Predicted 3D model of a 91-nucleotide RNA (SAM-I/IV (S-adenosyl methionine) riboswitch aptamer) from a marine eukaryotic metagenome.
The sequence is in RNAcentral, with records from MGnify.
The model forms 96% of the base pairs in the Rfam consensus.
Model confidence (mean pLDDT): 76 of 100.
């Protein structure tokens, strides 16, 4: 700065706390972003980053991950690597 905040989705387990509640891991939801589908676009999958009920809008997600190296007071900027099984519909 942009987009979106309609709708979806657990009587799961473990720690820790008197107690509110906090953390974590597994599932599920969703499709923002990376991947795949396919050089490109709708749409499609859901493996990778995020996110998740009410309250909220002076708010909240997302606008990839992650590793080496150079450059800078810092924020950050540039190069140059790496992973993404299984699933997918085409138009």
């Nucleotide at each position: 700065g942009c987009a979106u905040c309609a709708c979806g989705a657990g009587c799961g387990g473990c720690g820790c706390g008197a107690a509110a509640g906090c953390g974590c891991c597994c599932a599920g939801c969703a499709a923002c972003c990376u991947g795949g589908u396919u050089a490109g676009c709708c749409g499609c999958c859901a493996a990778g980053g995020u996110g998740c009920c009410c309250c909220a809008a002076c708010g909240a997600u997302g606008u990839g991950g992650u590793c080496c190296g150079a450059c800078g007071a810092g924020c950050g900027u540039c190069g140059g690597g790496c992973a993404a099984a299984a699933a997918a519909a085409g138009g």